[in-house]
Molecule: c-di-GMP-I riboswitch aptamer
Organism: uncultured Geobacteraceae bacterium
RNA sequence: ACCCCGAAAACGCAAACUGAGCCGUAAGGCCGGGACGCAAAGUCAACAGGCCCCAAGUCAUCGAACCGGGCGGCUGGACUACCGAA
Repeated sequence: ACCCCGAAAACGCAAACUGAGCCGUAAGGCCGGGACGCAAAGUCAACAGGCCCCAAGUCAUCGAACCGGGCGGCUGGACUACCGAA
């Protein structure tokens, strides 16, 4: 120096909820407030699984499937990254 691990400290992110806000059919996303938590709760939905939505159209009977969309704070995986006790 690099790799694995992760105590402490300094940073960082930001759940639920919320707004005389915005987009969307919706899931959900953006902005502000707010912190449940997170060592990658940074990025990627091109890969594998899982979960969620689905207006219109189709089928037909009050639902289902296709198409399409969403979730990285569901998981695997990939890439990048602050600090450095044992």